[in-house]
RNA sequence: CUCAUCCAGAGGGACAGAGGGAACGGCCCGUUGAAGUCCCGGCAACCCCCCCGCCGCACCGAGAGGUCAUGGCGGGGAAGGUGCCAAUUCCGUCUUGUGGCGAAAUCCGUCACGAGGAAGAUGAG
Numbered sequence: 001c002u003c004a005u006c007c008a009g010a011g012g013g014a015c016a017g018a019g020g021g022a023a024c025g026g027c028c029c030g031u032u033g034a035a036g037u038c039c040c041g042g043c044a045a046c047c048c049c050c051c052c053g054c055c056g057c058a059c060c061g062a063g064a065g066g067u068c069a070u071g072g073c074g075g076g077g078a079a080g081g082u083g084c085c086a087a088u089u090c091c092g093u094c095u096u097g098u099g100g101c102g103a104a105a106u107c108c109g110u111c112a113c114g115a116g117g118a119a120g121a122u123g124a125g
Stems, first nucleotide, its partner, number of pairs: 001125006011040005019029003023093004041085003046081002049077007058067003089119001094116009
């Protein structure tokens, strides 16, 4: 840099001792113990491995049909490589649609719900 995913899921112990949830705002978590390190456990299925089914380049066959490399799709698995185990990526941030409210219409402000994006995270290349 590219692509995919991000409303599901899964925590105990030891050491440690004040922060943490990326940034900012909000709102939370934290001395009933934050970050960090280690041990054990778990979740998930991106990579991966194996099995089953379908498709399938191609081949065989007069035909019906049969076989089948690489691979694709679906289902299953979890040994290994990552990742993850408060809150939707905790919510918002930029653009936009609909509706409510405000004296305020088509502008403006604000709130709710929705769509898209940005940023971030993880994996694969």
Predicted 3D model of a 125-nucleotide RNA (SAM riboswitch aptamer (S box leader)) from Streptomyces halstedii. It matches the Rfam family "SAM riboswitch aptamer (S box leader)". Gene Ontology term of the family: regulation of gene expression. The coordinates come from a structure-prediction model, not an experiment, and the mean pLDDT is 84. Of the family's consensus pairs, 86% are formed in the model.